This is a predicted structure of a 100-nucleotide RNA (Bacterial small signal recognition particle RNA) from a Thermoleophilaceae bacterium. Its Rfam family is "Bacterial small signal recognition particle RNA". The family's RNA type in Rfam is non-coding RNA gene. The source organism's lineage runs through Bacteria, Bacillati, Actinomycetota, Thermoleophilales and Thermoleophilaceae. Of the family's consensus pairs, 93% are formed in the model.
RNA sequence: GGCCAGGUCCCGCGCGGUGAACGCUCGCGAACCAGGUCAGAUCCGGGAGGAAGCAGCCUUAAGCGAUUCCGUUCAUGCGCCGCGGGGAAGCCUGGCCGGA
Repeated sequence: GGCCAGGUCCCGCGCGGUGAACGCUCGCGAACCAGGUCAGAUCCGGGAGGAAGCAGCCUUAAGCGAUUCCGUUCAUGCGCCGCGGGGAAGCCUGGCCGGA
């Protein structure tokens, strides 16, 4: 000095990180207009018994709150990560060849 390969660079995908929403989980949660059980009182009945059913109690819907362990989806000025593709010049690393 030449050639080649890789890196730096770009694109896509994956994985991870982070964030959000939803789900899961927990709590709250309906005067009546949700469910169950329905004291008392009421109604039907001669009675036995039956009916509807307020409060209370139990449960739950919509919704609200908590949590971020787990799941799904989306996002990303994130990554000493992985895979594939692209790559003009420069720079870095390595290899080969040549010259003084």